[in-house]
């Protein structure tokens, strides 16, 4: 000097992940509310209330008339398991008149995807033929690993061969990974 093993800091993949906010476009002439008509006993995801023959529900005409999640830009902010989906335990007390349920918030403890794209009117949320999650399929790339061909370097009087680096092809790996560096420890 080159290794193992643990623990830290710091970084790299690119159409990169993720948060709030601001502004637009869909949602939607939708929920709803009023008026009129017709209807003829219901209204929820169950149940109980409210409300309903002084006319429910529905369904037709008029008039007014939305929010929410998704999504496009734009600048900030948090990063590189960024994030994603998925099970388990636990919390509070969000939506709803109450209660179940159902959906959403926080912590935590495992699982599985490296990563962005395209395709699938395939399945789920969803108003959507957007978007997104899952499954299938496609080539594409950025990390190491093993071979293979090269390129630089290299010293000895020449010549040739082997490290480092580094540039193609091929095969395989997975992010608990990959670079770089500390720090303890073990050990020729």
């Nucleotide at each position: 000097g080159g290794g193992u093993g643990a623990g830290g800091u710091a970084g790299a993949g690119g159409a990169g992940c993720g948060g709030g906010g601001a502004u637009c476009a869909u949602c939607a002439g939708u929920a709803u509310c009023c008026g009129g008509a017709u209807g003829a006993a219901g209204c929820u995801g169950g149940g109980c209330a409210c409300c309903g023959a002084u006319g429910a529900a529905g369904u037709c005409c008029g008039g007014a008339g939305a929010a929410a999640g998704g999504g496009a830009u734009c600048a900030c902010c948090g990063c590189c398991g960024a994030a994603g989906c998925u099970g388990g335990a636990g919390a509070a007390c969000g939506a709803u008149g109450c209660c179940c349920g159902u959906c959403a918030u926080c912590u935590u403890c495992g699982g599985c995807u490296g990563a962005a794209c395209c395709c699938g009117u395939c399945a789920g949320u969803g108003a959507a033929c957007a978007a997104c999650u899952g499954c299938g399929g496609g080539g594409u790339u950025g990390u190491c690993g093993u071979c293979g061909c090269g390129g630089c370097a290299a010293a000895a009087a020449a010549c040739c061969c082997c490290g480092c680096c580094u540039g193609c092809g091929a095969c395989g790996a997975a992010g608990u990974g990959c670079u770089a560096u500390c720090u303890c420890a073990c050990g020729a």